[in-house]
Molecule: SAM riboswitch aptamer (S box leader)
Organism: Chitinophagaceae bacterium
């Protein structure tokens, strides 16, 4: 890369280097941006996926499995807009515009290959 689940309407700062992009496939908006973008490094926040711990609860296999709750040490992730919105389907609608769900895609996590 690819294949499986699972989440995606919430949350979260400064300060240094830099010096024009960026908003995570592509398209159409529409936002952010020299009152400093992307990147890179310091600290610090947020979140609970997975891991060590703990409290509770079913099962049975008596040491194991689950499901909930705590905490936040350790491995990611993350700190503008709903995954910023829309594309593709279907309903709601006299129409059109909006809305609802659905899927496509995308990002995170853990697991296999």
């Nucleotide at each position: 890369c690819a294949c499986u689940u699972a989440u995606c309407a919430a949350g979260a700062a400064a300060g240094g280097u830099a010096g024009a992009g960026g908003g995570u496939a592509a398209u159409g908006g529409c936002c952010c941006g020299a009152u400093g973008a992307a990147a890179c490094c310091u600290u610090g926040a947020c979140a609970a996926c997975c891991u060590a711990u703990c409290c509770c609860g079913a099962a049975u296999u008596u040491a194991u499995u689950c499901a909930g709750g705590a905490a936040a040490a350790g491995g990611u992730g993350c700190c503008a807009a709903u995954u910023c919105c829309a594309a593709c389907c279907a309903g709601u609608u006299u129409a059109a515009a909006a809305c609802u769900g659905g899927a496509c895609a995308g990002a995170u996590a853990a697991g296999u290959c």